A computed fold for a 73-nucleotide RNA from Magnetococcus sp. YQC-3, annotated as transfer RNA.
Taxonomically the source falls in Magnetococcus (Bacteria, Pseudomonadota, Magnetococcales, Magnetococcaceae).
The RNAcentral record of the sequence draws on ENA.
This record gives sequence, C1' cells and structure tokens, in this order.
RNA sequence: GUCCGGGUAGCUCAGUGGUUAGAGCGUGAGGCUUUUAACCUCAGGGUCCAGGGUUCGAACCCCUGUCUGGAUG
Repeated sequence: GUCCGGGUAGCUCAGUGGUUAGAGCGUGAGGCUUUUAACCUCAGGGUCCAGGGUUCGAACCCCUGUCUGGAUG
C1' cells in the first nucleotide's frame, strides 16, 4: 500500500429498517442471615466512534474520516 473484521452502559457482548436500545458481570439500595458470603428484589448508568447521505422512519443501508485487530506484499 491492498483486503477483511470490529467501535453500542464501568467491562464482555447482543440487537441486520419501525412502538421504550437490551443481557451477563460489576456498582448502589433493600430483603434474608447472629455477621460475612451466597441467594432474592429493585435502582442508577447510553449523544449507539465522528461528519454527511438515502428513507415517512437509521445503532442497522450508502459515502468519507478516525481509532483498533487480523491477512497479504
């Protein structure tokens, strides 16, 4: 340089065009327990990498940029 993948909650990830953006772990509170752990319940936490385009409607499709992993020369 060329090609392919990835960027969504603190972390690991799901969500492949429509009604509210979700799970597990973690965090906080409560319950239970003599206490801790475990278990149960609830809560908080998101400009979906950035800019533009398509569409009635975009995390999702298209273009450009950027960060990152890999392949190849």

Its mean pLDDT, the model's own confidence on a scale to 100, is 81.
Its Rfam family is "tRNA". It is annotated as a transfer RNA.